Context: one part of a larger RNA
This record gives sequence, C1' cells and structure tokens, in this order.
RNA sequence: UGACGGGGACCCGCACAAGCAGUGGAGUAUGUGGUUUAAUUCGAAGCAACGCGAAGAACCUUACCAGGGCUUGACAUCCCUCGCUAGUCCUAGAGAUAGGAUGUUCCCUUCGGGGACGAGGUGACAGGUGGUGCAUGGUUGUCGUCAGCUCGUGUCGUGAGAUGUUGGGUUAAGUCCCGCAACGAGCGCAACCCUUACGGUUAGUUGCUACGCAAGAGCACUCUAGCCGGACUGCCGUUGACAAAACGGAGGAAGGUGGGGACGACGUCAAAUCAUCAUGCCCCUUAUGUCCUGGGCUACACACGUACUACAAUGGUGAUCAACAGAGGGAAGCAAAACUGCGAAGUGGAGCAAACCCCUAAAAGUCAUCUCAGUUCAGAUUGCAGGCUGAAACCCGCCUGCAUGAAGUCGGAAUUGCUAGUAAUCGCGGAUCAGCAUGCCGCGGUGAAUACGUUCCCGGGUCUUGCACA
Repeated sequence: UGACGGGGACCCGCACAAGCAGUGGAGUAUGUGGUUUAAUUCGAAGCAACGCGAAGAACCUUACCAGGGCUUGACAUCCCUCGCUAGUCCUAGAGAUAGGAUGUUCCCUUCGGGGACGAGGUGACAGGUGGUGCAUGGUUGUCGUCAGCUCGUGUCGUGAGAUGUUGGGUUAAGUCCCGCAACGAGCGCAACCCUUACGGUUAGUUGCUACGCAAGAGCACUCUAGCCGGACUGCCGUUGACAAAACGGAGGAAGGUGGGGACGACGUCAAAUCAUCAUGCCCCUUAUGUCCUGGGCUACACACGUACUACAAUGGUGAUCAACAGAGGGAAGCAAAACUGCGAAGUGGAGCAAACCCCUAAAAGUCAUCUCAGUUCAGAUUGCAGGCUGAAACCCGCCUGCAUGAAGUCGGAAUUGCUAGUAAUCGCGGAUCAGCAUGCCGCGGUGAAUACGUUCCCGGGUCUUGCACA
C1' cells in the first nucleotide's frame, strides 16, 4: 500500500421489512446428473452450468456406433496425358458404387494453340468437429451502470509511498458547492443517439370524411413521417454558510435524470470458448481423412434445475353479441369469398412484392345452467378412426374426432420474482423451419396491493481501526 475481521462510523440496492403472485407436493414438457448402451457425439459446472451453445436431431443436420466402400482423396493449387461435356434411361446392389445404352459442349484465336469443363496418372500436398482456452487472437460472462480507476507538475517522506481523490454539506453519481499544499488533466458519471408522452409546421396516397350510399371532391379531423418547439430547479416561497442543494407551490401534456433502450472505466475470476472463426506447438496420413445404408443423440430404477397445465364457483359448460388491439410476416409466399367435412382439413382461387390484399385476437360484456362432489373440476394414459408435411412418420413428427378418464382438493424444510401501466392475467406475431414451440424474442388488452422503516440476512461504496496474510 492492499486484502481480510463473527472491529467501528456513514450510505446505497426488491437486500430485508410491508405486500402480491409463485417454486418446493401432482401430471406433462424440457435441460442436466447418474445408470444403461455397439453408440447413447461434444462442450457448459456456485452466484455467473442445467428451455445453456441448439433461431427448431425422422433422412440430412451429425461430430457418435455397426456394417459396406475409397486412398492425391468429398474440397484447393501446380505438372503430364486424353477430349468422352453435362444430362437422361436400363441392369445389379441397402446405398455408396459398378456395368451398359443414348447424347458428343462453350469462349478466345495470329489457326500453332490457350481457357472453361470432364476423365485418368504422378508426387508435392489436401483433409482432421483430433489434443492443448494453463501457448494465443478475437468474442463473451461476472462483480456492475457499482462510482470508481489513474496521470502530469508541485509539495511531504531515507524509502515503499502519501497528497491531489481526505474534510463540511449535497447528489442517482469523484454530481456540484465550500474549505484545504496542492494546481490541473484523462478514462468513467451526466449529456450528445434511438424510442415514448404534448404542440406547431410541411406533405396528403394506398390513409381520413364535416355529405344517407356510391361517385366526385377535399385534407378540417384520425393517421403516417420529416423538421421545429417544449423542461432549464427557468419562476415564487421556505430552509440552508449569502453556496451547492432540499422541500412546498404555480403554470404545464410532461417536474426535478419525465418513462424505456443502446451505451459497461482501470481491473478481477490462468472465468468461458482451439466445436463459429483465426492460430502456435503436438498428433493421425490405405486413417483420428472421406463416401454410403441403418441405428444412436429420443434409452430409464432414480436425483436436481427451468417451465406448462391443474386442483375449480372471482370457476366450468352452452348460447348470444359483426365488441375492441398493437407489432410483425407474406411470391417455390400470404391466401379471401363460396362450397364439402362434426373436425383437423380439402376443393377453390379473388386480391396482394403490400398504410391497398391476406395472415388477424382472446380475456371482457349479456343470458342460461352446474351447487361444492374427485364433480358438467382436471386432463395424463390408452384404444379405434382420420388429416397434414415430407422419397420416407416403426424406432422418432404435429393435428382432429369418438371412446377411455390417471395423479391432483393449494403443496414440509426451504426458496424465487416484482415498486406502476409494474406484478398478476389474456391472447397475437416473428425468427429457426418441408413439417414440428409449454422454449426464445417481441406486441398489445385488462390491470392491482404494499413500502412504518434500515435493527437484522445478502451484496456493494467511502472513511477509520486492528492485523498471526501478500
């Protein structure tokens, strides 16, 4: 000087408290451990691994296993020879592949040839999701959006170092003010950026409509998207050191950072990643490379994490009602009307490269019924019959109808999230994707309760003290 303390002082945070809804019990989905297996590919491991890499394992993916093949190779460059392109069909085979039939290319040219493309050969080489993240780059997590981390000159100290950065106030903030052997500066904070909330102005098509409809007309309104304004403790009062600031008020759509996002200082964890990629070294080279078929990654006594659905009456079911969104997506696409089917869906194909057409709401409301039951709750499991995608749904997809109707009556110890348009609850969209979503990322609808306070638990910041640590 740091680190540490079941030392002290001050301060902060959904950290506790006050509340609301959960998890832990049940069933299912999913990830992990373990076990099993020919293989159940690999990685991730307290917080910060475990719906994580994976924004989607039937084949492919795929890295794993079994079997069948290849050896200059599936891919690249160079050299030599040949000129049969490619493609289509037939036969054998699980296919890779092998044999046969058909087919006989293009560009430039000085007409010598060259290039593309294909086949064969030789060796240089290719190839490796093989090892090492404790050899690395790059990227990322975390403390933490915490308020800190430093430098120059000066001064003090023999020196390590100190000072500045401590102190008095204040702030979300090393934010600002005052003081001070310090005076300044940098990286952080804040602001500049995006979005949302108000207004003005410009522009009106595909948007909108003061006209009963249409047309027409118009741009007032809604809305869209450019620019501008607006909020600055600016004004008033009180408190305060006459400061910074705090509290209250006015005006205002908005008030003291208005709400949200992007943005992550010096560093810590030899943190994560050699399987995104790149890369040193080591290793394999008729195999640790590569092609194919089938299987596996989906196993199942069990244990844990994360979710979904419930256990019901603030509910279930039936009926009724043209109830009401936002944000997105759409051409090998989104698909309307109409018709068929109980339904999944099928037929159909209007319209739309989209403010034009389509995908496209549910909870809510009203009426009726059920009357507290393992039920008209709940829906697992199983049987049968179908639909869709796709060469192909046995291992191993999703959906529908009928039947079946399991556990479950609010969950021990323990534990999580959340302070407002938040929690809770309701549906909708998108990426991935042929198909497959209870996951992820977004969107809107309905819409609470509580916060006395900082003694305690956890984490963090500043000063100080002790010190068997460096």
The prediction has a mean pLDDT of 83. Small-subunit ribosomal RNA, 3' major domain from an uncultured bacterium, 470 nucleotides, folded computationally. It matches the Rfam family "Bacterial small subunit ribosomal RNA". The RNAcentral record of the full RNA draws on ENA.